[in-house]
Molecule: transfer RNA
Organism: Kitasatospora sp. NPDC057015
RNA sequence: CCGGGUGUAGCUCAGCGGUGGAGCGCCUGUCAGCAAAGCGGGUGGCCGCAGGUUCGAGCCCUGCCUCCCGGG
Numbered sequence: 001c002c003g004g005g006u007g008u009a010g011c012u013c014a015g016c017g018g019u020g021g022a023g024c025g026c027c028u029g030u031c032a033g034c035a036a037a038g039c040g041g042g043u044g045g046c047c048g049c050a051g052g053u054u055c056g057a058g059c060c061c062u063g064c065c066u067c068c069c070g071g072g
Stems, first nucleotide, its partner, number of pairs: 001071005007065001010024004018055001025043006048064005
């Protein structure tokens, strides 16, 4: 330099163009001598950045950036 992939909650990951989710974590209640486990409730994000398309974009298109793989 060229090609491909990746980016969504604190972490690991889902997410047909039409209300952004799960597990773990964290807080709290229950229980309990205390704690853990179990069970109930709560807490969480303007989806890497900037534009474009669209009535409507996490999703499609363009550029840039991060990280990963391959080629030279």